The RNA shown here (c-di-GMP-I riboswitch aptamer) has 83 nucleotides and comes from a Pseudomonadota bacterium.

RNA sequence: GCUGCACAAGGGCAAACCCGUCGAAAGGCGGGGACGCAAAGCCACCGGUCUACGGCGAAAGCUACGACAGCGGGGUUGCCAGA
Numbered sequence: 001g002c003u004g005c006a007c008a009a010g011g012g013c014a015a016a017c018c019c020g021u022c023g024a025a026a027g028g029c030g031g032g033g034a035c036g037c038a039a040a041g042c043c044a045c046c047g048g049u050c051u052a053c054g055g056c057g058a059a060a061g062c063u064a065c066g067a068c069a070g071c072g073g074g075g076u077u078g079c080c081a082g083a
Stems, first nucleotide, its partner, number of pairs: 012037002017032006035070001041076003045073003048068003054063003
């Protein structure tokens, strides 16, 4: 300098459902299980959604200080390859 290596590679996470466990519930955690996911790593800051023990109410119902990051936005960190 040329050619090839890229139809990248090695991997990661884990919905529903089932079992156990914590919780008033929503839901969390552990095991099994894979619908999916290039941030399906992390953070409730904004919108949204779910729950309502307690509180309020004559009742219907209302209420987040409880949840959801796999609803959208935002913030933040990061592996491999390429440019």